Context: one part of a larger RNA
Molecule: small-subunit ribosomal RNA, 5' domain
Organism: uncultured bacterium
């Protein structure tokens, strides 16, 4: 000098930022991940005579649940932090060429019947899809196979031609028009928007390899059979003893193997004149975990915190047959501790997921709450006032300090308090009306751009502004032997007691109690740890 502190003892407001460092202990309740009816068919409810329309439920089906949030157990390790490398995926997003055909069989919800205290399930029958399946075409792709060209280190590489096999798909909404087709309102058809498939390309985000650094202990000196390498092979998006068979007999170590200990890494952050030393707490990147140990499906991505099987401990339910669960999300509770908070508002912004949008979700995130926990600012009044008042205190008794301090006059109103006025953060989106433009037969629609008008704030009646009214509501803490700024009286009498280190107390103590002055700091001061 500094802290993610704590304790003592005081405490007036405001800004901004932080807040379980200990038990990765155990956890009651709510919430913290859904979304689409413009994929799909049904239950129900409302209008309706009906067709039908709107609402809303689970169910099938898509996307997202792998992102956001925690938290630091493990990990001395390509984990990380730097700078390369080669043999690999990448959903959604852009850009490019195309294609979007023809069928088919299920299975939920439903309806019967049942089975169980639950949780939950069985059996039988129907059905629909952008759910599954099978053909068709196949530019390009993948794999075989013939070959040209060009380079080579004769393993290959790069360009290129031709046969051959293999591999796609889904539709929806809206408008027109319904003339030929029919069963007379549907198919078909035309066209926008969107989606669905195949190749290639980019972005983005990943897995991998290597080279350098990266704690302490030698009172740890040897260690290693898949070990080290190779040949073929599975495996994987991919390299690669990852794995497997066969062969060799290797690999690693005093430039510390191996083994014990402690420890998430970094960018930073304290400190220091720097070196350099200690640290990684919010914020930001990377990594690893998700009651503990294991494993695997699904999928572009998980070996998945709020998913699923197993085994384990522990906790609840139970008709004893069986079953539920997993805060190291946000609040919150017990327990631990020297010690760390609200079971709060809102989705207004900012960001995510879905959606074609209207919207819906979002304890990400805004914001309020709580505490001097830190850092800055602000006040607790200003001016004048000598018979130096009174009263403490100390006196050599003459005085002398407190002290211009106080009263007394004369002003002032920050802040607090009361009262009125009152933002910014709002940008879109949606609707309505206008212009323009793609598209079209079309001035429908349908898209995109401009404009106007109109809608939307959780914080909050808050920042801030104004007015009132009155010094009026606002100062303490530590010290005063020397280090080290600041002295004297009274009590005590090696006692009570103080001390960072010196070292004070045994009858006059500047060192102990206490008063009166003083000094230093100020909403704060001091001890305590702690780091340089």
């Nucleotide at each position: 000098a500094g802290c993610g502190a704590a304790c003592g003892c005081u405490g007036g407001c405001g800004g901004c930022a932080g807040g379980c460092u200990u038990a990765a202990c155990a956890c009651a309740u709510g919430c913290a991940a859904g979304u689409c009816g413009a994929g799909c068919g049904g239950g129900c409810g409302u209008a309706g005579c009906a067709a039908u329309a709107c609402g809303u439920c689970a169910g099938c089906g898509g996307c997202a649940g792998a992102c956001g949030g925690g938290u630091g157990a493990g990990u001395a390790a390509c984990g990380c932090g730097u700078g390369g490398g080669a043999a690999c995926g990448u959903a959604c997003c852009u850009u490019u060429u195309g294609g979007u055909u023809c069928g088919g069989a299920a299975c939920a919800a439903c309806a019967c019947a049942g089975g169980g205290a639950a949780a939950c399930u069985u059996g039988u029958g129907c059905u629909a899809a952008u759910a599954c399946c099978g053909g068709a075409u196949g530019u390009u792709g993948u794999c075989u196979u013939c070959g040209a060209a060009g380079u080579u280190u004769u393993g290959g590489c790069u360009u290129u031609g031709g046969a051959g096999a293999u591999g796609a798909a889904a539709g929806a909404u809206g408008g027109c028009u319904g003339a030929g087709g029919c069963u007379u309102g549907c198919a078909a058809g035309c066209u926008a928007u969107u989606g669905c498939u195949c190749c290639a390309a980019g972005a983005u985000g990943a897995g991998c390899c290597c080279g350098c650094g990266u704690a302490c202990c030698a009172u740890u000196a040897g260690c290693u059979a898949g070990u080290u390498g190779g040949u073929g092979g599975g495996g994987u998006a991919a390299u690669g003893g990852c794995c497997c068979a066969c062969c060799a007999a290797g690999g690693c170590a005093a430039u510390g193997a191996u083994g014990g200990u402690u420890a998430g890494c970094u960018g930073g952050u304290c400190u220091g004149a720097g070196a350099g030393g200690a640290u990684g707490g919010c914020c930001a990147g990377c990594c690893a975990c998700a009651c503990u140990g294991g494993a695997a499906c699904u999928g572009a991505g998980a070996c998945a915190c709020g998913g699923u099987c197993c085994a384990g401990a522990c906790u609840c339910c139970u008709a004893c047959g069986g079953g539920a669960g997993g805060c190291a999300g946000c609040a919150g509770u017990g327990g631990g501790g020297a010690a760390u908070a609200u079971u709060g508002g809102g989705c207004a912004a900012u960001g995510g997921g879905c959606g074609a949008a209207a919207g819906c979700c979002u304890g990400a995130c805004c914001c309020a709450g709580c505490g001097a926990c830190a850092c800055c600012g602000c006040g607790u009044g200003g001016g004048u006032g000598a018979u130096g008042a009174a009263a403490g205190c100390c006196u050599u008794c003459g005085g002398g300090u407190u002290g211009u301090a106080a009263a007394g006059c004369c002003c002032u109103u920050u802040c607090g308090u009361g009262c009125g006025g009152a933002a910014a953060g709002a940008a879109c989106u949606g609707u309505u009306c206008c212009g323009c433009g793609g598209u079209u037969a079309a001035u429908a629609c349908c898209c995109g751009c401009g404009g106007a008008a109109u809608u939307u704030g959780a914080c909050g009646g808050u920042a801030c502004c104004g007015c009132a009214g009155g010094a009026a509501g606002a100062a303490g803490c530590a010290c005063c032997g020397g280090c080290u700024a600041a002295c004297u009286c009274c009590g005590u009498g090696c006692c009570a007691g103080c001390a960072g280190c010196c070292g004070c107390g045994g009858u006059a103590a500047u060192a102990c109690g206490g008063a009166g002055g003083g000094u230093g700091c100020g909403a704060g001061c001091g001890u305590u740890g702690u780091u340089c």